[in-house]
c-di-GMP-I riboswitch aptamer from Competibacteraceae bacterium UBA2792, 78 nucleotides, folded computationally. The organism belongs to Candidatus Competibacteraceae, within Bacteria. Rfam family: c-di-GMP-I riboswitch aptamer. Gene Ontology term of the family: cyclic-di-GMP binding. The sequence was found by an Rfam model in a public genome assembly.
RNA sequence: GUUUUUCAAAGCUAAACCUGCCGUGAGGUAGGGGCAGAAAGUCGUGGAUCUUCAUGGGAAGAAAGCCGGACUGCCGAC
Repeated sequence: GUUUUUCAAAGCUAAACCUGCCGUGAGGUAGGGGCAGAAAGUCGUGGAUCUUCAUGGGAAGAAAGCCGGACUGCCGAC
């Protein structure tokens, strides 16, 4: 280092589903749970997706573990 990786080590996150609370809703949050992940860390920049209110073309939101992008990071190898 703009390279590379798990049949190593130390660890990390937490799908579906269930329960409580919040929200018109998408969904969020706490606990349980464990599908999976080598950036499933951060951002929300492009495309896609979802919700609400409108109606002649929009506005406001949601998630982002869908595909690109930017930033940052652990171990080992080279």